[in-house]
Context: one part of a larger RNA
RNA sequence: GAUUGAACGCUGGCGGUAUGCUUAACACAUGCAAGUCGAACGGUAACAGAGCUAGCUUGCUAGUUGCUGACGAGUGGCGGACGGGUGAGUAAUACUUAGGAAUCUGCCCAUUAGUGGGGGACAACUCGGGGAAACUCGAGCUAAUACCGCAUACGCCCUACGGGGGAAAGCGGAGGACUCUUCGGGGAUGAGCCUAAGUCGGAUUAGCUUGUUGGUGGGGUAAAGGCCUACCAAGGCGCCGAUCCGUAGCUGGUCUGAGAGGAUGAUCAGCCACACUGGGACUGAGACACGGCCCAGACUCCUACGGGAGGCAGCAGUGGGGAAUAUUGGACAAUGGGCGGAAGCCUGAUCCAGCAAUGCCGCGUGUGUGAAGAAGGCCUGCGGGUUGUAAAGCACUUUCAGUAGAGAAGAAAAGCCUAGGGCCUACAGAAGAAGCACCGGCUAACUCUGUGCCAGCAGCCGCGGUAAUACAGAGGGUGCGAGCGUUAAUC
Numbered sequence: 001g002a003u004u005g006a007a008c009g010c011u012g013g014c015g016g017u018a019u020g021c022u023u024a025a026c027a028c029a030u031g032c033a034a035g036u037c038g039a040a041c042g043g044u045a046a047c048a049g050a051g052c053u054a055g056c057u058u059g060c061u062a063g064u065u066g067c068u069g070a071c072g073a074g075u076g077g078c079g080g081a082c083g084g085g086u087g088a089g090u091a092a093u094a095c096u097u098a099g100g101a102a103u104c105u106g107c108c109c110a111u112u113a114g115u116g117g118g119g120g121a122c123a124a125c126u127c128g129g130g131g132a133a134a135c136u137c138g139a140g141c142u143a144a145u146a147c148c149g150c151a152u153a154c155g156c157c158c159u160a161c162g163g164g165g166g167a168a169a170g171c172g173g174a175g176g177a178c179u180c181u182u183c184g185g186g187g188a189u190g191a192g193c194c195u196a197a198g199u200c201g202g203a204u205u206a207g208c209u210u211g212u213u214g215g216u217g218g219g220g221u222a223a224a225g226g227c228c229u230a231c232c233a234a235g236g237c238g239c240c241g242a243u244c245c246g247u248a249g250c251u252g253g254u255c256u257g258a259g260a261g262g263a264u265g266a267u268c269a270g271c272c273a274c275a276c277u278g279g280g281a282c283u284g285a286g287a288c289a290c291g292g293c294c295c296a297g298a299c300u301c302c303u304a305c306g307g308g309a310g311g312c313a314g315c316a317g318u319g320g321g322g323a324a325u326a327u328u329g330g331a332c333a334a335u336g337g338g339c340g341g342a343a344g345c346c347u348g349a350u351c352c353a354g355c356a357a358u359g360c361c362g363c364g365u366g367u368g369u370g371a372a373g374a375a376g377g378c379c380u381g382c383g384g385g386u387u388g389u390a391a392a393g394c395a396c397u398u399u400c401a402g403u404a405g406a407g408a409a410g411a412a413a414a415g416c417c418u419a420g421g422g423c424c425u426a427c428a429g430a431a432g433a434a435g436c437a438c439c440g441g442c443u444a445a446c447u448c449u450g451u452g453c454c455a456g457c458a459g460c461c462g463c464g465g466u467a468a469u470a471c472a473g474a475g476g477g478u479g480c481g482a483g484c485g486u487u488a489a490u491c
Stems, first nucleotide, its partner, number of pairs: 001491004006487005013363006019356002021321001026319003030316003035078003040075002043071002047069003050065007085274003095198006103191002108187002111185002116150001118148002125140006156165003170180001200246003207237003212234008249271004253264004276297005299310004327353001329352003335349001336347004366396004376387004400432001402427004435480005440461003446475005456463002
């Protein structure tokens, strides 16, 4: 000098834009953050309409009928593996770059063949029981795109090449053009796996290893493989740093620097890991699953003491820690996501608004004129000098803010290019808007008073013991300016 997710002190007008728990991966009250589909299904708790019945006050009340719009709870499908958060762990099962073969892939695209004919249940519901609750047990009835056989098999799988095995689902509209859907073979996308090189410090860590290194048989996985297991062999790694210890998410990037390099990994983007702590599997195309399940533990809460409930490192918010970091806001209008044929519903993703000079950028706090060089302040050699055209005065302007009005664009249809525009009108009045640090040298800027090695200053050198340009105040000056200084950190 440059820089910062900064903090602190003094000060503070406006707008745009970006950013905002770096500390306790500490504990969390409350609300919201993942639902949707009635065009899969049986149905009807609530709402609305219609029909029927009764009462009458003749348009209201009560009852009833799933008939219709719809729809609580339930069966079923798809989605809750995305999106959002955090960086604890991890020095290599990670990341980056370049390759590879032994794999899977819902929805999507194109394509081949098919969608025939049957059956038995279980929820909901009804009845009964247990429990304080969470919830749960028994009996009975019922539907389906839920479940299970049968038929069929181009392609598919197994094979000893003889043969064997294996699918499906209907619904709504319509009068036929199809749409939706199911089962089995390509593409796209996504994911898993392997190899090589690179990736912090310590040798006051020198030896480490027994499923360890390799082979055979078997098992397991979507898939190669000691991934697992039985047997056999005795290997494998290491001063080109194994093992151990400490530290740490990695990268694109960011800061600095002429570069080489050094430091760093907030925001944004890619990958990884984690979801109170530890372990485990289930379902599924995909998880060993943040707002799913089971077990153990710590903690918190409820309890009728028998037993139960919970997980903000989602968005707000609270306590705590800390030098320090925001609202318990609005909307799905846009972009995107889930479901749905659609209308639509959901969406603390997202888009907006609020708070903060936290950073960057822009603008303003007036303009011109004005010498009697006014008054006051300060200095003085008492003549004057300086503050200083500065003020006052006179003449103007109205950006921004304020008041009032008008009302564009986003926002209504792919996308691209070019040109123009990105505000307009009125009102009042200089009116509402300047500070901070420094002035011994480095380093731009000097005098007076007070103090008297005291009080104090200080980045370094050093100032202060009676004439201090170095302390404190004042006048004056210098620098930057809605900021200015200090502290911390990096180059």
Molecule: small-subunit ribosomal RNA, 5' domain
Organism: uncultured prokaryote